[in-house]
RNA sequence: UCGUGCUAGUCGGGGAAGUAGCGGCUCCUUGUUGCCCGCAAAUCCGCUAUAGCGGGGAUGAUGCCCUCCCCUAGGCUGCGAUAGCUUUGAGGCCUGCCCUAUGUAAGCGGUGUUGACGACCGGGUCUUGCGCAAUGAUGCCCGGUGAACCGUGUCAGGAUUGGAAAAUAGCAGCACUAAGUCGGUAACAUCAUGUGCCGCGAGGGUGCCUGGUCCGAGCUGGCUGCAUAGGUAACGCUUGGGGCGCCAGUCCAAGGGAGGGCGCACGA
Numbered sequence: 001u002c003g004u005g006c007u008a009g010u011c012g013g014g015g016a017a018g019u020a021g022c023g024g025c026u027c028c029u030u031g032u033u034g035c036c037c038g039c040a041a042a043u044c045c046g047c048u049a050u051a052g053c054g055g056g057g058a059u060g061a062u063g064c065c066c067u068c069c070c071c072u073a074g075g076c077u078g079c080g081a082u083a084g085c086u087u088u089g090a091g092g093c094c095u096g097c098c099c100u101a102u103g104u105a106a107g108c109g110g111u112g113u114u115g116a117c118g119a120c121c122g123g124g125u126c127u128u129g130c131g132c133a134a135u136g137a138u139g140c141c142c143g144g145u146g147a148a149c150c151g152u153g154u155c156a157g158g159a160u161u162g163g164a165a166a167a168u169a170g171c172a173g174c175a176c177u178a179a180g181u182c183g184g185u186a187a188c189a190u191c192a193u194g195u196g197c198c199g200c201g202a203g204g205g206u207g208c209c210u211g212g213u214c215c216g217a218g219c220u221g222g223c224u225g226c227a228u229a230g231g232u233a234a235c236g237c238u239u240g241g242g243g244c245g246c247c248a249g250u251c252c253a254a255g256g257g258a259g260g261g262c263g264c265a266c267g268a
Stems, first nucleotide, its partner, number of pairs: 001268006009059003012030005020048005035056005064261007074251005080246001084244008096235001098231007106224003109220003118214008126203006132196002134193006141184005151176004159168003
């Protein structure tokens, strides 16, 4: 130096929690591949600073181990953070926005010497009484029609009485008319009415309209503004909680770099 075989070692690490402490089952995180079986999530299973116990398997000294540095996934803790982002709860007597009511009259607008506001007088609209008118109906009136018999007049024919002359009653027809019915219509009469305001009166006085007289410059409160009171938690505001991010501390995988440690046996 080479080959063969053994043994040490290796077959994950970290954080939290738990523990007198260490490791594991648990949870979280991480890695180019990276053991198996049994015990053991809890006042748990095992161990004692050489800190899992027991059994098995693979690999195996160019394995492996230690120290320092760089980088750094991830976890935990704390602090401040009236700074940032996000989420959630509360608050209307912190507080804007928004809404309501009342007032004001600064601005705008409307109206006003063609007379505002105010005062007085009258009338209408409203209720009601009487009268009048209108309308409708009826009546009266005029004309037509209109009675087989139970209307009138005249009554042919026929009937009856009579010796005769004549007389009697009387149907049809005709005329007139009653009840009825049809039409017309000026005047008159009666009745009726959510018809009318035409006349007269009484009542009423909220509101509106209108006419006249006095006075002499404002009146209004529509919009904006202002003030007061009240309301509303969607947003802004105040406040509480949670999360993320920032800061600090702590632990720290994998990766990279440097250095150190680093067997045994046999054979050639």
Overview: Bacterial large signal recognition particle RNA from a Defluviitaleaceae bacterium, 268 nucleotides, folded computationally. It is recorded under the gene name ffs. The coordinates come from a structure-prediction model, not an experiment, and the mean pLDDT is 75. The sequence is in RNAcentral, with records from ENA. It matches the Rfam family "Bacterial large signal recognition particle RNA". About the family: The signal recognition particle (SRP) is a universally conserved ribonucleoprotein involved in the co-translational targeting of proteins to membranes. For this family Rfam cites "Prediction of signal recognition particle RNA genes" (Regalia et al., Nucleic Acids Res, 2002). Taxonomically the source falls in Defluviitaleaceae (Bacteria, Bacillati, Bacillota, Lachnospirales).